[in-house]
This record gives sequence, C1' cells and structure tokens, in this order.
RNA sequence: CUUGCCGGACGGGUGGUCGCCCGUUCCAACCGCAAGGCGACGAACGGGAGGAAAGUCCGGUCUCCAUAGGGCAGCAUGCCGGCUAACGGCCGGGGGGAUUCGCUUAAAGCGAGUUUCACGGAUAGUGCCACAGAAAAUCAAUACCGCCCGGUGGGGAGUUUCCGCCGGGUAAGGGUGAAAAGGUGCGGUAAGAGCGCACCGCGGCUCCGGUAACGGACGCUGGCAGGGUAAACCCCAUGCGGAGCAAGACCAAAUAGGGGAGCAGGAGCGGCCCGCUCCGUUACGACUUCCGGGUAGGUCGCUGGAGCCGGCGAGCAAUCGCCGGCCUAGAGGAAUGAUCGCCGCCCCGGUCUCCGGGGACACAGAAACCGGCUUAUAGUCCGGCAAGCUCU
Repeated sequence: CUUGCCGGACGGGUGGUCGCCCGUUCCAACCGCAAGGCGACGAACGGGAGGAAAGUCCGGUCUCCAUAGGGCAGCAUGCCGGCUAACGGCCGGGGGGAUUCGCUUAAAGCGAGUUUCACGGAUAGUGCCACAGAAAAUCAAUACCGCCCGGUGGGGAGUUUCCGCCGGGUAAGGGUGAAAAGGUGCGGUAAGAGCGCACCGCGGCUCCGGUAACGGACGCUGGCAGGGUAAACCCCAUGCGGAGCAAGACCAAAUAGGGGAGCAGGAGCGGCCCGCUCCGUUACGACUUCCGGGUAGGUCGCUGGAGCCGGCGAGCAAUCGCCGGCCUAGAGGAAUGAUCGCCGCCCCGGUCUCCGGGGACACAGAAACCGGCUUAUAGUCCGGCAAGCUCU
C1' cells in the first nucleotide's frame, strides 16, 4: 500500500417556492348584567418519523377485574459480587473448554494473549450411551490378539525349536471406540497390577488471602478411580394473580324497558382445592343461556418523561450524585410531502490541482409510553486482526 474479516460512529447539509398536521397569539359570529368564556375563515410565530421506529423475544409504567389470603399444579431463572424501577439485561470477577506464544519436565505443569460457555445437583431415583468391541455398569467384571506357570500330544530317548489341547494366573503391551480399572519412573513378580515407593494428579483436614465464587501452601493425610449425559425425566434454591390501549373513562343517540329455557344456587375472567366477599332463593330475582331487534357517533386516555444536553465529582466499569440549561411529533384510516439551486458523497469518462455526465443516495416509516435483547444496513471515517506486495 492492497484485499478480506470483526467492532464502533455517521448515514446527508443549506437556501427558496408550493402543499399537509399540531401548538401559541390575534380575530368575526355566539353566550353573559359585567368581568369574562368559546372561537369559524384567515394571518403571524414555533415545531413535525428511527438507530433500529422492525421482530413481539423479555422486563416494567399505566388501566380494569378486586375487598383479598393460603396451598397444589404449572412456568421461569440458575458460578460470585455489583448496577437498575425491573429483567432471562448490563458491568466486573472466578472457574471450565478451545487455540497461539514463551518457560519447563521422566511425567505432570506454569505464565500471558485471543476466543467461547444454557456455569446448581450424576452418592435421591429413573432413562439413554447406536455401531464397533471380549466387555459400555448386576459394582467391578470380562478376555479378541497376547504374557506367565503346570500337565499333555506330534516314530524311540534327551535338549532346543515348531504346531496344537487341557487347567490355573494376568490385564502392564496391542486392537475397537467419543469414552475401557489416573500419568511418569523405579522396585517387585512365574508373568503382571498402586502390589509397594518417589514425583505429578485427585479427595479430605488445617492454615493463609479474598465480601464471595474461589485461589494458595517445600503443611498433614488417604492408594484414592463404581465413566458420561440433566436446552433427558427428575431433585434443590429463588421468583411469579390475571388480562391488556382493540386496556379503560365519559357524553350523545337509537331500538322492541322484546320473547323463551334452566336452576337453588350463582358470580368473583389462566387450571384445581380451601377460605373470604357480593348477589339471590321456589322463581317476578341474581346469574347462565337461546331466538329476535337497535347502535357502532363523539371526547378523553395521547405525550413533561425511571426525559434530553452540558459541566463537576465518586467508581476498574456498568452506573450514581450535585449544579446549570432545554421542551424536541401526537396523526386518527392515519399528517411529517413535492420541486428547484448550490455543497457533500458514490459511479463513469476525459485534455485528470480540473472539467463533463449520471445517481435524491443503505436498511427502512411513529400509533399509549419506557428499559433491554435480536435482526437488516449502500457508502464514508475510526480502531483491531489476518494474508499478500513493496521499500528500508
């Protein structure tokens, strides 16, 4: 310098003309004794779609049930500490795996970087581990190739060798597999094996450090091993009332204050039980349900917030505190647009400090609101990693 990958930020600026929506002010008419209220058309001023507005995967604010408990079932989370209104989120730390580099060993390991983890429990129980293999859990067994001891056969005897058979011992070597009785070395043995020893590893105890998860020790001790799997069932700990802006509140209008059935109970909107509350009881009611008829209009909820910006301080950080400043959509079948010029950016070409032409320029549009997570993204810039080329 080029290319690729990962992460982050921005993702158009400015001026004019016309159009749409909202707010404030002025104003005719109207109401009112008055003060004042309401306020058409129009005018002036100000404002008008995102980093994800998307997915609807989590958590809430708010609203209603409702006056409101206990239990079962169900669901969710799962290393430790912190942040937050809360979360399955974020920050920091610990541990495990993978990988690179360095040191080092007989083996084991130590340190640093990058990356990843759905990270409580496998001695409460159940299930599963295909195929291959002798054997995949009936607790330690099994024995395919082997190794060792004894006996025995192969024309007679002996020795050696070769080929078998029977009995016993063995699991160190080899094989199968994702996984097969911890590893290295020495001793020992008929041959072997933690069988014994040293070291490493593993478990327990004690001590030290740390809020803790955990880490450490020339410490003590034990031959220690009967595997894996829980986004398998399950066990343990913690948490959870339900439904949702099409929630809900108010106003106006209309119809047929219609007709029938059920039952002594019914209702309390995730399921079941208990308790509690309310309504009702011989049917005229509460409630449930069937048939038929009317309305589906308007106002609010609806945007001042766990808000944004700046400064200072605390903290490794997430974040928090204090001070100052700002108000930045509220549509209602759904407004926020069209067009022109210049600039920016991208592409193409040329006579290449410049000129000409083209492109309104990625993903994409608020709908009660907010905090997260996930997904999409032309191009430009910044940072990191890898490879190649060139120069020194």